[in-house]
RNA sequence: GCCAUCUUAGCUCAGUUGGUAGAGCAUUGCAUUCGUAACGCAAAGGUCGUGAGUUCAAUCCUCACAGAUGGCU
Numbered sequence: 001g002c003c004a005u006c007u008u009a010g011c012u013c014a015g016u017u018g019g020u021a022g023a024g025c026a027u028u029g030c031a032u033u034c035g036u037a038a039c040g041c042a043a044a045g046g047u048c049g050u051g052a053g054u055u056c057a058a059u060c061c062u063c064a065c066a067g068a069u070g071g072c073u
Stems, first nucleotide, its partner, number of pairs: 001072007010025004019056001027043004049065005
C1' cells in the first nucleotide's frame, strides 16, 4: 500500500435484506432470611463509532472518515 470482517447498555453479545432496540452478567431498590449469600420481582442505564446521502421514515441501504482484528505485499 491492497483486500476482508467488525464497531449496538458498564462488560459479553443478539436483532431486523427500512416502521424508532433486547438478552445474560454487573449496578440500584424491594421482598425473602436472625443476618449474609443464592433465588424472586422491579428500576435505571443506548442520539446503535463519526459525518453526509437516499427515503414519509435509517441501527439496517449508499458514500467518506476514524478505530479494532485478520490476510496479502
Predicted 3D model of a 73-nucleotide RNA (transfer RNA) from a Minisyncoccota bacterium. The organism belongs to Minisyncoccota, within Bacteria. Rfam family: tRNA. It is annotated as a transfer RNA. The prediction has a mean pLDDT of 81.